[in-house]
Parts: sequence; structure tokens; C1' cells
RNA sequence: GGCCCCUUCGUCUAGUGGUUAGGACGUGAGAUUUUCAAUCUUAAAACAGGAGUUCGAUUCUCCUAGGGGCUA
Repeated sequence: GGCCCCUUCGUCUAGUGGUUAGGACGUGAGAUUUUCAAUCUUAAAACAGGAGUUCGAUUCUCCUAGGGGCUA
């Protein structure tokens, strides 16, 4: 240099065009407990950036950025 893959809450991950973007762990608050832990309830927290297609995009296409793999 060429080709291919990936990027979603703090972390890991689900989501094949229309749903309030879901779950686990973690974090905050409350309950329980003499306290801590454990348990229960509850809350906050995310689609890498841009453009396009579409009535409608996390999803499809292109570009950019970052990461990874193969190859010369």
C1' cells in the first nucleotide's frame, strides 16, 4: 500500500428499517441489619463523527477517525 472485520451506558453485551434502545456487572438513593456484607426495591447512565437513501436509520450505502486481522 491492498483487502476484510469491529466501534451501543463506567465495563461486558443484545438489538436483520417503525417498540420508551434491553440485559448482566458496577454506581447513587431507599428498605432490611447494632454496623458491614448479603438480599430486595428504585434511579441515573449509551448507538465514534459527518453525509446520503428512505415517510422513517442503531440497523442500508459512502467518507473520516480509532482499533484489529490477512497479504505484499
Molecule: transfer RNA
Organism: Patescibacteria group bacterium